[in-house]
This is a predicted structure of a 72-nucleotide RNA (c-di-GMP-I riboswitch aptamer) from Sphingobium herbicidovorans NBRC 16415.

RNA sequence: AAAAGGCAAACUGUCGGUGACGGCAGGACGCAAAGCUUCCGGUCUCGGUUUGGAGAUAGCGGAGUUACCGAA
Numbered sequence: 001a002a003a004a005g006g007c008a009a010a011c012u013g014u015c016g017g018u019g020a021c022g023g024c025a026g027g028a029c030g031c032a033a034a035g036c037u038u039c040c041g042g043u044c045u046c047g048g049u050u051u052g053g054a055g056a057u058a059g060c061g062g063a064g065u066u067a068c069c070g071a072a
Stems, first nucleotide, its partner, number of pairs: 006031002011026006029059001035065003039062003042057005
């Protein structure tokens, strides 16, 4: 190369959360790390005035870490 296999955006239903958003089911826009970790930056939410707290996003980027198939 080829083939197999993987994940699953929007949206819908349902459940959880004040919220950002998340779980499950359906659904596929896309993804070669769209596996995992909030360490750094960004964005977003709630709270707060002790000037700083608690969260969300890994499908926003970086970094770290692990990994499937693979002819010549």